[in-house]
């Protein structure tokens, strides 16, 4: 000097799924039905721990098996919360601008 992951903010893009009854209502309540891209939860491979066997034979490393241990991803799964008239708003995520930061060169 440049600068990754990450993170904050602005701008742009950005889905999905509903009917009925009651009700002034698009609110609320009831019934049955649905959605997943806010939040939350679950898990594979793999890593590690423990035990046993094999090998070795000073230990350690290694191989195989077991395990009700621990860690372990999502746009997958669950549908708890949330959401399902139009519109608005919001959303994971994508692009871009700027800030923080500074692995690394």
């Nucleotide at each position: 000097u440049g600068a990754a992951u990450a993170u904050c903010a602005g701008c742009a893009g950005g889905a999905g799924a509903g009917u009925g009854g009651u009700g002034a209502a698009a609110a609320g309540c009831c019934a049955c039905a649905c959605c997943g891209a806010u939040g939350g939860a679950g898990c594979a491979a793999c890593u590690u721990g423990u035990u046993a066997a094999c090998a070795a034979u000073g230990c350690g490393a290694g191989u195989u098996a077991a395990u009700u241990g621990a860690g372990g991803a999502a746009u997958c799964u669950c549908u708890c919360a949330g959401g399902u008239a139009c519109a608005a708003g919001g959303u994971a995520c994508u692009g871009u601008u700027g800030g923080u930061g500074g692995a690394c060169a």
Molecule: Glycine riboswitch aptamer
Organism: endosymbiont 'TC1' of Trimyema compressum